[in-house]
Context: one part of a larger RNA
């Protein structure tokens, strides 16, 4: 020069778009962020003559592994890139194939007795299911045995046939949605393996499940992933061990490039949830707002024994030079249950706050010389500058006030009709749905009205005199000003340079 999540200082008009806790992964006061489904369940409850409708505690089922948030840890197949998986598994979706038969015993709720301050329980009795548990069928699926056929990449891989042994289901409702079993996709995971991935040799050896085998366990799955037992291997200056430091990447700065720094916002992956460990449900977790245990802390407590975890979105105090509202709607877009309506969505959209940073616009134009008063300089009766600047004349309304119109974002689902196949689905009509926001935008009125500062001025580096001061007060990136005529300090005048900004610092190239 350029950059930047900045920060101070001195000013500050309005608009658009992003950005905004970089420091204690430090503690948290409060509300809210995951629920939903009566078209699985049975009791109860409100309304209704009734049919029906509604409400929620509980059982059940999908979802609470996604979305949001941190960067502590980790130098590591963690990431990023190509490849493997003949060593794997996938809820919900799709496609095909084939089935949904006939029983049972419980159980929460409920209801009675009782313990506790409370959390929260114990007993006894009753009852439902798409919740449990048996029995039948076996298209088919596993497994064993026998025959056989094809491939290949080494361990192998896949295909027929006969037996035999295990193995499946749920039902609501009347349109459909389910459920079981299988094989096939897609999707999204887990492993493995090349190659790239910071500093410090003032760290040179390190290694005992270590390193290979065989067998057993285990995992969806390969493995010492665990264990028996045998061998005595294995890394290592092509830097093993140690130690520091760091979430990486796509990207961003910068530079002509090569390079050198970076990794905040956004997007991919990884890790983590108060700290430490194990595990339980499940298609998936060793699970942020689930469960146990140890722990530090913090709260209530009848002292016996409980209860919580904002690195979700406000917010609060603490620590800092610093970093925002305890807003608004679910209208879009998207997530979760639902047939559906439709409920929940601090994701999301939007709004607020801050000149943090881009970009843009105004702060007026055009005329106007006694070149005016005043200031400031000077070779001082006079002159130069300020300076078309002002005064004053004429336009102008962007911006601002006021007043009136006034959105795109909405596409639908649902109801209703039609139409086409056909009993529902697909098309069309009609009809509802905006938080922003009465906001953008538009129009009309008046009226120069509402709007300019900052740092410099000795060379680098554009821009000069006067006055004060006197190696004093200061100043200063670097050279280096200041000791009586200081263009370098202060302070006026002028002047340069940038501009709703301008300096200063702090990092990087």
């Nucleotide at each position: 020069g350029a950059a930047c999540g900045a920060a101070c200082g001195c000013u500050g008009g309005c608009g658009g778009c992003a950005u905004g806790g970089a420091u204690u992964a430090g503690g948290c006061a409060u509300g809210c962020a995951a629920g939903u489904c009566g078209a699985a369940c049975g009791a109860g409850g409100c309304a209704g003559c009734a049919a029906u409708g509604c409400c929620g505690a509980g059982u059940g089922g999908c979802g609470g592994a996604a979305g949001g948030g941190u960067g502590a840890g980790g130098a590591a197949c963690g990431c990023g890139u190509g490849a493997g998986u003949a060593a794997u598994c996938u809820g919900c979706c799709c496609u095909c194939a084939a089935g949904u038969c006939g029983g049972g015993a419980a159980u929460a709720a409920c209801a009675g007795u009782u313990g506790g301050a409370a959390a929260c329980g114990a007993u006894u009795g009753c009852u439902a299911a798409u919740a449990c548990c048996g029995g039948a069928u076996g298209u088919g699926g596993u497994u064993c045995a026998u025959c056989u056929g094809a491939c290949g990449c080494a361990u192998g891989u896949u295909g027929g046939a006969u037996g035999g042994a295990c193995u499946a289901a749920a039902g609501a409702g009347u349109u459909u949605c389910g459920c079981u079993u299988g094989a096939g996709g897609a999707u999204g995971a887990g492993c493995u393996c090349g190659c790239g991935u910071c500093c410090c040799a003032u760290u040179a050896g390190c290694u005992g499940g270590u390193u290979g085998g065989u067998g057993a366990g285990g995992u969806a799955a390969c493995g010492g992933c665990c264990c028996a037992c045998c061998a005595a291997g294995g890394c290592g200056a092509c830097g093993a061990u140690g130690g520091g430091u760091a979430g990486c990447u796509g990207g961003u700065c910068u530079g002509a490039g090569a390079g050198g720094a970076u990794g905040g916002u956004c997007a991919g992956c990884c890790a983590c949830a108060c700290u430490g460990g194990g595990a339980c449900u499940g298609a998936g977790a060793c699970a942020c707002g689930g469960a146990c245990c140890a722990g530090a802390c913090u709260c209530c407590u009848a002292c016996g024994g409980g209860a919580g975890g904002c690195a979700g979105c406000a917010g609060u105090g603490a620590g800092g030079a610093a970093u925002a509202u305890u807003g608004g709607u679910c209208a879009a877009u998207g997530g979760a249950g639902g047939c559906a309506a439709c409920u929940c969505u601090g994701a999301a959209c939007c709004a607020g706050c801050c000149a943090u940073g881009c970009c843009g616009c105004g702060u007026g134009c055009a005329g106007g010389a006694u070149g005016a008063c005043g200031g400031u300089c000077c070779u001082a009766u006079g002159g130069a500058u300020u300076g078309u600047a002002a005064a004053c004349u004429g336009c102008u309304u962007u911006u601002g006030u006021a007043c009136g119109g006034g959105a795109a974002g909405a596409a639908a689902a649902a109801c209703u009709g039609c139409u086409a196949c056909g009993u529902g689905u697909a098309g069309c009509a009609c009809a509802u749905u905006g938080a922003c926001g009465g906001u953008a935008c538009c129009g009309u009125a008046a009226g120069a009205a509402u709007a300019a500062g900052g740092a410099u001025c000795g060379g680098c580096u554009a821009a000069c005199u006067c006055c004060g001061u006197g190696c004093c007060a200061g100043c200063a990136g670097c050279c280096g000003c200041g000791g009586u005529a200081a263009u370098a300090c202060g302070g006026a005048g002028g002047a340069u340079c940038c501009a709703a900004g301008c300096g200063u610092u702090a990092u990087c190239c």